[in-house]
Context: one part of a larger RNA
Molecule: large-subunit ribosomal RNA, domain VI
Organism: Laceyella tengchongensis
RNA sequence: CGUAGGAAAUUUGAGAGGAGCUGUCCUUAGUACGAGAGGACCGGGAUGGACGCACCUCUGGUGUACCAGUUGUUCCGCCAGGAGCACCGCUGGGUAGCCAAGUGCGGACGGGAUAAGCGCUGAAAGCAUCUAAGCGCGAAGCCCCCCUCAAGAUGAGAUUUCCCAUUCCCCUGUGGAAGUAAGACCCCUUGUAGAUGACGAGGUUGAUCGGUCCGAGGUGUAAGCGUAGCAAUGCGUUUAGCUGACGGAUACGAAUCGGUCGAGGG
Numbered sequence: 001c002g003u004a005g006g007a008a009a010u011u012u013g014a015g016a017g018g019a020g021c022u023g024u025c026c027u028u029a030g031u032a033c034g035a036g037a038g039g040a041c042c043g044g045g046a047u048g049g050a051c052g053c054a055c056c057u058c059u060g061g062u063g064u065a066c067c068a069g070u071u072g073u074u075c076c077g078c079c080a081g082g083a084g085c086a087c088c089g090c091u092g093g094g095u096a097g098c099c100a101a102g103u104g105c106g107g108a109c110g111g112g113a114u115a116a117g118c119g120c121u122g123a124a125a126g127c128a129u130c131u132a133a134g135c136g137c138g139a140a141g142c143c144c145c146c147c148u149c150a151a152g153a154u155g156a157g158a159u160u161u162c163c164c165a166u167u168c169c170c171c172u173g174u175g176g177a178a179g180u181a182a183g184a185c186c187c188c189u190u191g192u193a194g195a196u197g198a199c200g201a202g203g204u205u206g207a208u209c210g211g212u213c214c215g216a217g218g219u220g221u222a223a224g225c226g227u228a229g230c231a232a233u234g235c236g237u238u239u240a241g242c243u244g245a246c247g248g249a250u251a252c253g254a255a256u257c258g259g260u261c262g263a264g265g266g
Base pairs, nucleotide, nucleotide: 001152005163006162007161008160009159010158011157015149016148017147018146021049022048023047024046025045026044027043033038051106052105053104054103055102059100060099061098062097066093067092068091069090070089071086072085073084074083075082076081110144111143112142117137118136119135120134164266166178167177168176169175183261184260185259186258187203188202189201190200191199208254209253210252211250212249213248214247215246217243218242219241224237225236226235227234228233
């Protein structure tokens, strides 16, 4: 821009893409078959491999604004307690998120038309013949069924709901312009989204982000003081103190005030 008024929501599916794999074991059954050795079809069940999708409860990895320990050095006047630098200084752990080695699920079932093949009926050709007319069965393959996208499918579809008898201009038109309606956007707070757009949640009639508070989880018992010891250090106060992303609560701070676009009865 189009989809012959303007919007919001829900959809149909022409078409396109994805998926499509397979082992072993048990049973049927040591049955059918076979002199024996051996050893099934068909059917039923269990459990794997690889691949794919999703997820983070569990097991773990990472986790550079979490916690603790610790070395050297500089500084905070000294002690104590800390901070900076040294690969995040090093080391031990670790929330959310992301992830696999972790967890769950998938290939199915079924239908249609067929291939090779197997048939029924059956002439030409009194017989025979699956074929010439006609009818049937029959594959991991084909088309559906399953998953995803999808009406720019210009063949532009459908349904539901909302808004509509304003003004002006050349007044000839399904014309042009302006302010509006429903609605939308700009702007702002943002994340389940994200390179930017976009998408989603919100904007005081408000829990959207931050802060604060209460929790969860993590770390592992802070500082100070007391006490035991010459001291290193231990013990008590204290399962403390601290704590990023997690779950809530709470308008304390910030989403203020505003602006723009958007139909004319189709």